[in-house]
Molecule: transfer RNA
Organism: Candidatus Magasanikiibacteriota bacterium
C1' cells in the first nucleotide's frame, strides 16, 4: 500500500435474515442480613466508536473517518 474480520454498560456476551421500553451475568452503589465481616436476599446506575446516507422504522444495510486483529506485498 491493498484485502478481510471486528467495535454494544466498568468486564464478558445477547438482540431471532431492519420493527416491540437494547437485555443477561459479573462488577459498582444503596438497603436488608450479622455483634462485625462473609454467605444469602432486595433494589439501582450505566452502553450501540464518530459523522453522513437509505428507509415509515437502523445496533443491524451503504459510504467515509477513527480504534483493534489478521492475510498478501
Nucleotide at each position: 500500500g491493498u484485502c478481510c474480520c471486528u467495535g454494544u454498560a466498568g468486564u464478558u456476551c445477547a438482540a431471532c435474515u431492519g420493527g416491540a421500553u437494547a437485555g443477561a451475568a459479573c462488577u459498582g452503589c444503596c438497603c436488608c442480613g450479622u455483634c462485625c465481616u462473609a454467605a444469602g436476599g432486595g433494589g439501582u446506575u450505566a452502553a450501540u466508536a464518530g459523522a453522513g446516507g437509505u428507509u415509515c422504522a437502523a445496533a443491524u444495510c451503504c459510504u467515509c473517518u477513527c480504534g483493534g486483529g489478521g492475510g498478501c506485498a